RNA sequence: GGACCCGUGGUCUAGUGGUUAGGACGCCACUCUCACACAGUGGAGAUCUCCGGUUCAAAUCCGGACGGGUCCA
Numbered sequence: 001g002g003a004c005c006c007g008u009g010g011u012c013u014a015g016u017g018g019u020u021a022g023g024a025c026g027c028c029a030c031u032c033u034c035a036c037a038c039a040g041u042g043g044a045g046a047u048c049u050c051c052g053g054u055u056c057a058a059a060u061c062c063g064g065a066c067g068g069g070u071c072c073a
Base pairs, nucleotide, nucleotide: 001072002071003070004069005068006067007066010025011024012023013022018056027043028042029041030040031039049065050064051063052062053061
């Protein structure tokens, strides 16, 4: 330098055009216990890397930028 793939709560991840962006772990509160752990119930936390475009409507489609990964040179 070139090709391809990826970027979503603290972490891992689902969501491939339309319902309030879902789940697990973690965190907080309560219940339970003498207490801790386990278990149960509830809660906070992501406007989806950024900019622009398409569309009535974009995490999702298109272009560019940035970051990461694999391969080629």
A computed fold for a 73-nucleotide RNA from a Candidatus Bilamarchaeaceae archaeon, annotated as transfer RNA. Its mean pLDDT, the model's own confidence on a scale to 100, is 82.